[in-house]
Context: one part of a larger RNA
RNA sequence: GGUUGACCUCGGAUCAGGUAGGAAUACCCGCUGAACUUAAGCAUAUCAAUAAGCGGAGGAAAAGAAACCAACAGGGAUUGCCUUAGUAACGGCGAGUGAAGCGGCAACAGCUCAAAUUUGAAAUCUGGCCUCUUUGGGGUCCGAGUUGUAAUUUGGAGAGGAUGUUUCGGGUACGGUCCGGGCUUAAAUUUCUUGGAACAGAAUGUCACGGAGGGUGAGAAUCCCGUCUGGAGUCCGGACACGGCCUAUGUGAAACUCCUUCGACGAGUCGAGUUGUUUGGGAAUGCAGCUCUAAAUGGGUGGUAAAUUUCAUCUAAAGCUAAAUAUUGGCCAGAGACCGAUAGCGCACAAGUAGAGUGAUCGAAAGAUGAAAAGCACUUUGAAAAGAGAGUUAAAAAGUACGUGAAAUUGUUGAAAGGGAAGCGCUGGCAACCAGACUUGCGCGUCGGGGUUCCCCCUUGCUUCUGCCU
Repeated sequence: GGUUGACCUCGGAUCAGGUAGGAAUACCCGCUGAACUUAAGCAUAUCAAUAAGCGGAGGAAAAGAAACCAACAGGGAUUGCCUUAGUAACGGCGAGUGAAGCGGCAACAGCUCAAAUUUGAAAUCUGGCCUCUUUGGGGUCCGAGUUGUAAUUUGGAGAGGAUGUUUCGGGUACGGUCCGGGCUUAAAUUUCUUGGAACAGAAUGUCACGGAGGGUGAGAAUCCCGUCUGGAGUCCGGACACGGCCUAUGUGAAACUCCUUCGACGAGUCGAGUUGUUUGGGAAUGCAGCUCUAAAUGGGUGGUAAAUUUCAUCUAAAGCUAAAUAUUGGCCAGAGACCGAUAGCGCACAAGUAGAGUGAUCGAAAGAUGAAAAGCACUUUGAAAAGAGAGUUAAAAAGUACGUGAAAUUGUUGAAAGGGAAGCGCUGGCAACCAGACUUGCGCGUCGGGGUUCCCCCUUGCUUCUGCCU
């Protein structure tokens, strides 16, 4: 001196971990906020503290452990139901609106911060790395933090001190309890007939705590799935920690008793004025804006304003909390005196589709071959479509325009009629068709009577050995 690496500074890329939007919105919470309507008009009122609109969440939400209700011998968080009660009250006191306490029931559950000097000792917590039996535990190192992280305390108290008495923790998952899911055979496919097929008819049975229902080529308890037993048995997964087993135990924690000790308790808030709104809340029920703005033997409430006084009852201005309750959305189930393809959702189908409208928006029609496609091979005419045969099928008079296939309407065929339109009413004749009755003849099946012929079997005799006779 060069190269590479480290270190320092700057910029960029990638990125552990974490966080937010948007949709949906039946029920829930907060905001905003009408009018139609009613008042037989209309303005306050009513509709309505509703609809539309905006924001936010959960399986529920919200509310919730009294600054409550009361006036009693007082009760004792919230929520919902019954009742109170169409009552008190509000209201052009008109139309109308309209609670709450008590009582009964459902369900029940209570709690924690701020405000204290642990002061003989920040005792607290996040993160990186390592590790383990991994919702986490342990170790270690930075960091947060005295402008305050823990322990203790929450008004029902409590702290401090004294004296005693009583009670305790962790793990495992063997058993147990609970929850979720899977699995778990009662009994004919016996015979005959019809039929393409038996699940039908007839005969003989079987099970039944099972004869609900569905499927299978027609009405199947007994063929298949189920149904019943069943709050059962068994297997798998999960939760709890009641019994069992293992382990821990400190000058620790909690509860109770006593006291010439102490005892902090939420501010632009309570409250007042005023405006608006709301309420049954009326000299102002709640909420919001503006102005003023506290106290600590204080403050709020006590349904008529104010003063003085007495009494009662709670303790606001911080927070958490299951259940009973709601649920036209979503997901998972079960049922029906519901509808059965012009019904029932607009949609039983490639339906918010096709289609319409610049757009907001509007918005249909459309289900069924057959038991099984066996969905017509092949031949022939034709360019093909198609036709004629042939074939499948129980059936093609079921051929993917397909079950059944009405009516108006059309074609073809047959019959009848025809001047006064057709049609209608009454009446007679004729024709055609249908039903019934009657007459005659034939065939089949079953039953009864008569007759004896024929046939078969047994038997006697004759005989030309093939027949005759009894």